[in-house]
Context: one part of a larger RNA
RNA sequence: GGCGCGAUUGGACAAAAAGACCCCAUGAAGCUUUACUGUAGCUUAAUAUUGGGAAAUGUUAAUUCAUUUAGAGAAUAGGUGGGAGACUUUGAAAUAAGUUCGCUAGGAUUUAUGGAGUCACCAGUGGAAUACCACCAUUGUAUUAACGUUUCUCUAACUUACUUCCAUGUAUCUGGUAGUAGGACAGUGUUAGGUGGGCAGUUUGACUGGGGCGGUCGCCUCCCAAAAGGUAACGGAGGCGCGCAAUGGUACACUCAACAUGGUUGGAAAUCAUGUGCAGAGCGUAAUGGUAUAAGUGUGCUUGACUGUGAGACUGAUAGGUCGAACAGGUAGGAAACUAGGUCAUAGUGAUCCGGUGGUGCGGUAUGGAACGGCCAUCGCUCAACAGAUAAAAGCUACUCUGGGGAUAACAGGCUGAUACUGCCCAAGAGUUCAUAUCGACGGCAGUGUUUGGCACCUCGAUGUCGACUCAUCUCAUCCUGGAGCUGAAGCAGGUUCCAAGGGUUCGGCUGUUCGCCGAUUAAAGAGAUACGUGAGUUGGGUUCAAACCGUCGUGAGACAGGUUGGUUUUUAUCUGUCGUGCC
Numbered sequence: 001g002g003c004g005c006g007a008u009u010g011g012a013c014a015a016a017a018a019g020a021c022c023c024c025a026u027g028a029a030g031c032u033u034u035a036c037u038g039u040a041g042c043u044u045a046a047u048a049u050u051g052g053g054a055a056a057u058g059u060u061a062a063u064u065c066a067u068u069u070a071g072a073g074a075a076u077a078g079g080u081g082g083g084a085g086a087c088u089u090u091g092a093a094a095u096a097a098g099u100u101c102g103c104u105a106g107g108a109u110u111u112a113u114g115g116a117g118u119c120a121c122c123a124g125u126g127g128a129a130u131a132c133c134a135c136c137a138u139u140g141u142a143u144u145a146a147c148g149u150u151u152c153u154c155u156a157a158c159u160u161a162c163u164u165c166c167a168u169g170u171a172u173c174u175g176g177u178a179g180u181a182g183g184a185c186a187g188u189g190u191u192a193g194g195u196g197g198g199c200a201g202u203u204u205g206a207c208u209g210g211g212g213c214g215g216u217c218g219c220c221u222c223c224c225a226a227a228a229g230g231u232a233a234c235g236g237a238g239g240c241g242c243g244c245a246a247u248g249g250u251a252c253a254c255u256c257a258a259c260a261u262g263g264u265u266g267g268a269a270a271u272c273a274u275g276u277g278c279a280g281a282g283c284g285u286a287a288u289g290g291u292a293u294a295a296g297u298g299u300g301c302u303u304g305a306c307u308g309u310g311a312g313a314c315u316g317a318u319a320g321g322u323c324g325a326a327c328a329g330g331u332a333g334g335a336a337a338c339u340a341g342g343u344c345a346u347a348g349u350g351a352u353c354c355g356g357u358g359g360u361g362c363g364g365u366a367u368g369g370a371a372c373g374g375c376c377a378u379c380g381c382u383c384a385a386c387a388g389a390u391a392a393a394a395g396c397u398a399c400u401c402u403g404g405g406g407a408u409a410a411c412a413g414g415c416u417g418a419u420a421c422u423g424c425c426c427a428a429g430a431g432u433u434c435a436u437a438u439c440g441a442c443g444g445c446a447g448u449g450u451u452u453g454g455c456a457c458c459u460c461g462a463u464g465u466c467g468a469c470u471c472a473u474c475u476c477a478u479c480c481u482g483g484a485g486c487u488g489a490a491g492c493a494g495g496u497u498c499c500a501a502g503g504g505u506u507c508g509g510c511u512g513u514u515c516g517c518c519g520a521u522u523a524a525a526g527a528g529a530u531a532c533g534u535g536a537g538u539u540g541g542g543u544u545c546a547a548a549c550c551g552u553c554g555u556g557a558g559a560c561a562g563g564u565u566g567g568u569u570u571u572u573a574u575c576u577g578u579c580g581u582g583c584c
Base pairs, nucleotide, nucleotide: 001584002583003582004581005580006579007578008577010576011575012574014571015570022405023404024403025402027401028400029397030396031395032394035202036201037200038199039198041195042194043193044192045191046190047189048188049187051154052153053152054151055150056149057148058147059146060145061144062143063142065140066139068137078136079135080134081133082132085119086118087117094113095112096111097110098109099108100107101106158182159181162179163178165176166175167174205217206216207215214234218240219239220238221237222236223235241386242284243343244342248302249301250300251299252298253297254296256280258276259275260274261273262272282291283290285348287346288345289344306329307328308327309326312323313322314321315320318387331340332339333338354380355379356378357377358376359375360374362373363372412459413457414455415454416453418452420448421447422446423445424444425443429439430438466541467539468538469537471533472530473529474528475527476526479504480503481502482499483498484497485496486495487494506520507519508518509517510516547565548564549563550562551560552559553558
């Protein structure tokens, strides 16, 4: 070196299972609820099944009877018309008692006594006499009818779970029979309202240096933006969701802020005068640009904050946004030339559908109309997740599932090295004196890849995660043992620095602990790396499934780097490595 055999599991990011954690899907399912929309059920009412009677009460109609007071006026005049008489021994005036109405003046009516008159026309007030008749009105009484409401009652619908008998020598069944008890109720049908996680179908946004929590989502201004335009980030700063009938149009006129000086009350600052004054002001509002020939500030007159159009351009993927001379009509200001289709400009916003309103020389289902529609104008959206899925929508899942992702997190690795650790530079100071025996502020510069992080590069068709056990290999920034320098090293014992990795580096108590604290030793009880070495080597105490309890949170389903008890750890070794052994 080759070929075997027997072992052992370090590696083959070993095998197994299209990762169960995490994220994504306009995926699924189960569950919850004061998510949305429905719905079984329940309930209320009407109506049908459903009939009789009585009482009370309400509304309407008819009839009878009564009622009707401004002021003036005999006085309590409802309105209009007719009318010269009407009532009365069939009992007038008056008196007494009662009832009723009332505006407290009185009116109406019943009974008794009474025994012959009372009222009107006429005069007066005023719209004429309840003298009389007819019609009508206001308010009320009584009666009747219709329709209701409430209560009571009847029996014949209907019910009967109680009793009798029959089908039937069996029955807490069923049907029938006769009672009983209820009774127009109940029950049932239809329609409508309410309630309704009992049940059902669904919804529950995106961006995001993983996701969640937080924040944001449209428009305007500036920077970033690299001298055209454009240009991203959870980059840095701010505004908007309007206002104004003048803060618009036009003609004419004017010039600001600030400062200095002077000046009554008057002061730092009010109004006044003079001077300097390109703008340091003002321009409704953010910022930017612009602006004194003004776009700024006044005054007069006004409504162009017009109608119908629009050559031609700018911008934008589209949709859309923006500018615009000119023409026609009529208008305002100006002597006129002219200017005016809002505002110094850039924000002040919302597609389509659906519906409303006004107009209209349009269509209008055989025809005439109409309904309805078209066209013109206009209104209704924090549709703000602002290119707007529906008129209408929240959650939990550790009981979970599917499809995917290393496009994206947790472990490990990688890059980085803020943080961490180690070293160095400067040397204020401490060290009695003296910076540097020793320590070293304020600062500066490196190294390492052991911490906490950042990034998200391999791995989600799986790279098993803390600690313990076993077995270790390496580094040196050395804990002990060895050798040196300096010392604020007398000696002993130390401090600090340099060389040095050969060997060594304990046993216990508590805790799952690594760590840590404690006890007892030791020469010493080192720091790290090795997928925070090592689960196809062991364990399984912790973390991190399903069960359960507590606290807290939540209406709830449930949740909690909160606590607690319990909880399946697979692989017969193909290759390689290693160990032992045999043959050539």